[in-house]
RNA sequence: GCCCAGCUGGCUCAAUGGUAGAGCAUCAGACUUCUAAUCUGAAGGUUGUGGGUUCGAGUCCCACGUUGGGUG
Numbered sequence: 001g002c003c004c005a006g007c008u009g010g011c012u013c014a015a016u017g018g019u020a021g022a023g024c025a026u027c028a029g030a031c032u033u034c035u036a037a038u039c040u041g042a043a044g045g046u047u048g049u050g051g052g053u054u055c056g057a058g059u060c061c062c063a064c065g066u067u068g069g070g071u072g
């Protein structure tokens, strides 16, 4: 240089073009003599960046960035 794959809460990952969710973690409450465990609830996301298509984009298209892999 070329090719492939990934990028979404703090972490690991979902999500048929139609309200962005789950587990863990965090916080609060219940329970417990206390802690842990368990149960209930809450907060936390400009979906890597910038454009385009569309009534509507996490999803489709283009460019760029970044991470990993392959190849000369």
Stems, first nucleotide, its partner, number of pairs: 001071007010024004018055001026042005048064005

A computed fold for a 72-nucleotide RNA from Hypoxylon sp. NC0597, annotated as transfer RNA. It matches the Rfam family "tRNA". By type it is a transfer RNA. The same sequence occurs in records of 7 taxa. The RNAcentral record of the sequence draws on ENA and Rfam.